Annotation: The RNA shown here (Lysine riboswitch aptamer) has 187 nucleotides and comes from Anaerobacillus alkaliphilus. The prediction has a mean pLDDT of 80. RNAcentral holds the sequence, with entries from Rfam. The source organism's lineage runs through Bacteria, Bacillati, Bacillota, Bacilli and Anaerobacillus. Rfam family: Lysine riboswitch aptamer. Rfam describes the family as follows. Riboswitches are metabolite binding domains within certain messenger RNAs that serve as precision sensors for their corresponding targets. Allosteric rearrangement of mRNA structure is mediated by ligand binding, and this results in modulation of gene expression. On this family, see Mandal et al., Cell 2003: "Riboswitches Control Fundamental Biochemical Pathways in Bacillus subtilis and Other Bacteria".

RNA sequence: AGUGGUGGUAGAGGUGCAAAAACCAAGAGUAAAUUAUCGUAGGAUGAUGAGGUCCAGUAAUGAUAAUUAAAAGGGGAAUUUGCCGAAGUGUAACACUCGCUCACGAGUUUUAUGCUGGACCUGCAUUGAAGAAAUGUAGGGCUGUCACACAGUCACCCCAAUGAUUGUGUGGAGAACUAUCUCACGU
Numbered sequence: 001a002g003u004g005g006u007g008g009u010a011g012a013g014g015u016g017c018a019a020a021a022a023c024c025a026a027g028a029g030u031a032a033a034u035u036a037u038c039g040u041a042g043g044a045u046g047a048u049g050a051g052g053u054c055c056a057g058u059a060a061u062g063a064u065a066a067u068u069a070a071a072a073g074g075g076g077a078a079u080u081u082g083c084c085g086a087a088g089u090g091u092a093a094c095a096c097u098c099g100c101u102c103a104c105g106a107g108u109u110u111u112a113u114g115c116u117g118g119a120c121c122u123g124c125a126u127u128g129a130a131g132a133a134a135u136g137u138a139g140g141g142c143u144g145u146c147a148c149a150c151a152g153u154c155a156c157c158c159c160a161a162u163g164a165u166u167g168u169g170u171g172g173a174g175a176a177c178u179a180u181c182u183c184a185c186g187u
Base pairs, nucleotide, nucleotide: 002185003184004183005182007181008180009179010178011177014084016083017082018081019080020079023076024075032068033067034066035065036064037063038062042055043054044053045052048103049102050101051100087116088115089114090113091112092111093110095108096107097106098105099104117143118142120140121139122138123137124136125135126134127133145172146171147170148169149168150167151166152165153164154163155162
């Protein structure tokens, strides 16, 4: 020279990822409340079972009409912030919170482990008010990166070799890729 290290630092992919408050659309003239009428025995808490509590012939729950009239989750373009396994998601475990109690259900954090390079389009499923969006899955071309093969171009004294780079094709995966430092081995 080189080989190895989930070692350190800094970078690149672009409709790149995530978060935040304000604004905007939608949610919705919906829920809820009041009044009137109809109607008649159960109803609420609840996704479901049991129990408990509460409401109800002074007519509840429900239906119609009128008046008044929201909110949450989710979303949008820009801004700010943090970043490039950014992030998303499956499984398992512990803990905590919520639901009147138990069963049970939902949510949050952490740990371990698996999958996905990225954005987009389409189909299906789930969630959702939704023809928005998200997640999962299958397909499609696009794009970045590395490896290999072929064909060229540039640098180098012509060729060759070497280095860089362009195009085409095939393939791999982010514990990757590029640059650089460091440690160990080795020369």